[in-house]
Context: one part of a larger RNA
RNA sequence: GGCGCAUGGUGGAUGCCUAGGGUCUGAGAGGCGAUGAAAGACGUGGUAAGCUGCGAUAAGCUACGGGGAGGUGCACACGACCGUUAUAUCCGUAGAUUUCUGAAUGGGACAACCUGUUAUACUGAAGGUAUAACACUCGAGAGAGAGCCAACCCCGAGAACUGAAACAUCUAAGUACCGGGAGGAAAAGAAAAUAAUAAUGAUUCCCUGAGUAGUGGCGAGCGAAAAGGGAAGAGCCCAAACCGGGUCAGCGUGCUGAUCCGGGGUUAUAGGACUGCGUUUAGAAGUUGUUAUCAAACCGAAUCAUCUGGAAAGAUGGGCCAAAGCAGGUGAUAGCCCUGUAAGUGCAAAUUAACAAGGACGAGCAGUAUCCUGAGUAACGCGGGACCGGAGGAAUCUUGCGUGAAUUUGCCAGCACCAUCUGGUAAGGCUAAAUACUCCUCAGACACCGAUAGUGAACCAGUACCGUAAGGGAAAGGUGAAAAGCACCCCGAACAGGGGAGUGAAAUAGUACCUGAAACCGUGCGCCU
Numbered sequence: 001g002g003c004g005c006a007u008g009g010u011g012g013a014u015g016c017c018u019a020g021g022g023u024c025u026g027a028g029a030g031g032c033g034a035u036g037a038a039a040g041a042c043g044u045g046g047u048a049a050g051c052u053g054c055g056a057u058a059a060g061c062u063a064c065g066g067g068g069a070g071g072u073g074c075a076c077a078c079g080a081c082c083g084u085u086a087u088a089u090c091c092g093u094a095g096a097u098u099u100c101u102g103a104a105u106g107g108g109a110c111a112a113c114c115u116g117u118u119a120u121a122c123u124g125a126a127g128g129u130a131u132a133a134c135a136c137u138c139g140a141g142a143g144a145g146a147g148c149c150a151a152c153c154c155c156g157a158g159a160a161c162u163g164a165a166a167c168a169u170c171u172a173a174g175u176a177c178c179g180g181g182a183g184g185a186a187a188a189g190a191a192a193a194u195a196a197u198a199a200u201g202a203u204u205c206c207c208u209g210a211g212u213a214g215u216g217g218c219g220a221g222c223g224a225a226a227a228g229g230g231a232a233g234a235g236c237c238c239a240a241a242c243c244g245g246g247u248c249a250g251c252g253u254g255c256u257g258a259u260c261c262g263g264g265g266u267u268a269u270a271g272g273a274c275u276g277c278g279u280u281u282a283g284a285a286g287u288u289g290u291u292a293u294c295a296a297a298c299c300g301a302a303u304c305a306u307c308u309g310g311a312a313a314g315a316u317g318g319g320c321c322a323a324a325g326c327a328g329g330u331g332a333u334a335g336c337c338c339u340g341u342a343a344g345u346g347c348a349a350a351u352u353a354a355c356a357a358g359g360a361c362g363a364g365c366a367g368u369a370u371c372c373u374g375a376g377u378a379a380c381g382c383g384g385g386a387c388c389g390g391a392g393g394a395a396u397c398u399u400g401c402g403u404g405a406a407u408u409u410g411c412c413a414g415c416a417c418c419a420u421c422u423g424g425u426a427a428g429g430c431u432a433a434a435u436a437c438u439c440c441u442c443a444g445a446c447a448c449c450g451a452u453a454g455u456g457a458a459c460c461a462g463u464a465c466c467g468u469a470a471g472g473g474a475a476a477g478g479u480g481a482a483a484a485g486c487a488c489c490c491c492g493a494a495c496a497g498g499g500g501a502g503u504g505a506a507a508u509a510g511u512a513c514c515u516g517a518a519a520c521c522g523u524g525c526g527c528c529u
Stems, first nucleotide, its partner, number of pairs: 001528009015514001016478002020449002022446007029438002031148002039101003042055003046078001050074002061095006070082003106115003116134007136145003152183001153181004163170001167217001193200002204231004214222002235430003238374001242263010268408001270373004274367004287357006297345002303318005319336002321325001327339003379403008389415001410425005465472002485513001488500004
């Protein structure tokens, strides 16, 4: 030096575990904010650095309710205290207090700081103290707004990489990013619809139709609709004609015009005004009442012995409960030991739901001469955009510029256009449900992960650290059933480390602590050289 056997160190794989995650389901909630939010700074404890709580009333104050023997958060020590049968701690509901910054709002500022004016009080004065008011926009005023917030929604504005195996039309994509606005949903919505000789009857969403009809350097690609089947289901209000009234203007002084208010009226089988006749009943919201609903919480069945063991919940034997054999804990695996679970009980206001009262609003017949029925609109031309449709034969929707109708014998649509036919009634408005989402709360689930996994984060993590900054961004879990966390002695310079002793089932479980692989480093023995 090699090989073998044995035994250690180092190291932290593996196994087991879970305090944390992931993905969903059901129910709730869907906002908070000038009555000062979200987010912070600084304080606050007997000792007090951090986290948590709280705010100069500062790990807290008050009231009511619950609860009942122990308490003074994490946090296991000392001290000083509180409480024990009901004013402790604790839990719920409601209230009080709530420094400074922050929309930040008296003014200013390098956020958590500086500094005013007016009024009042402190006898006066003061480079003093206290209290209140004092920003901007809209509004006559009362008052409102602003700022924050995960996704979902609407509107505006709007890329490129990429694909086309290059690239320009095209695609990516009306996506990403940006701006504005709203709600618990939003948007859409009661036919100037869809159809086709038959009909349907607002919107939204799902299945299907269908990768079809189409479109397309007919390339890459893009890509409907009706019909059919479901979810849900709900319909309404103005403008105008006409009538009445107020105000103003003009003059011809009782008419015209403008404007406002009230009545009337709301549609396609046209309807309404107007003229004549005639008259009663279904039923929103606010509000009130009744019932139910929601807190902390209460009650809540049934097991013993022997054996093994450090420990029984294990094994054996014999019982019991069950509207409860979900789950967790207890010295190993417990329906009957504990917390619970099923069932039942309980409660102030608010909330929510149902029902009742109430009541905005709402109806008929006949006549059809006259009047009304949404104008810089429809349509057309030019230029764009949206539709499955890239300008095409291009309807439909939309509109920057220009032109510019008709009035029920009207007008629009049915994919150029024309005729017939059919369907509808634009140029005003509102509208629940079915649909989308989850920052958040409660309950539950999993052929999801189990510490290099699962969130970046199981642990004081958006921390330490890096970067001028925007921003980037870790590592790090496990003694034991219980600290019983090694009194005492010895070696040692030792508050290092170790050897005895003791605890414990175990100390090769000793706070570098479960298991403790490999690399790597030793020691002892044997054999070989």
Description: Predicted 3D model of a 529-nucleotide part of an RNA (large-subunit ribosomal RNA, domain I) from a Sphingobacteriia bacterium. It matches the Rfam family "Bacterial large subunit ribosomal RNA". Rfam links the family to the GO terms structural constituent of ribosome and ribosome. The source organism's lineage runs through Bacteria, Pseudomonadati, Bacteroidota and Sphingobacteriia. It was read from a public genome assembly.